[in-house]
């Protein structure tokens, strides 16, 4: 840089610096932003996507008994989940372009594309 998959209406601060644009690409729109926005750093949160743990119900193997209980081991898996890996801490991925069914004045669902993110592999 390409591929697969799996998610994207939830969530979640301060400060310090820099000094004007920022919110992915194109286009329109609509918001933040000299009351400092966006980006860096520091520290301080959110998430359950990986690692690692691991309640309960249940399966299974061993063991044990006349049969059983207990025990061990493995699988599974929670609204928990320390420390890590990453991400992420405005507004639905801000919102709409393609297709599609349904309104028929506008719109309202779904689906693709595209884009973040993670993980696997080239």
């Nucleotide at each position: 840089u390409g591929u697969u998959u799996a998610u994207a209406a939830a969530g979640a601060a301060g400060a310090a610096g820099c000094g004007a644009g920022a919110g992915a690409a194109u286009a329109g729109g609509c918001u933040c932003u000299u009351u400092g926005a966006c980006c860096u750093u520091c520290u301080g949160g959110c998430a359950a996507c990986c690692a690692a743990c691991u309640a309960a119900a249940a399966g299974u193997c061993u063991u044990g008994u006349a049969a059983a209980a207990a025990a061990g081991a493995u699988u599974g898996g929670a609204a928990a989940a320390u420390c890590g890996g990453u991400g992420c801490c405005a507004a639905u991925u801000c919102c709409u372009a393609u297709c599609c069914c349904a309104a028929u004045g506008u719109u309202g669902g779904g689906a693709a594309a595209a884009u973040a993110u993670a993980a696997a592999g080239a």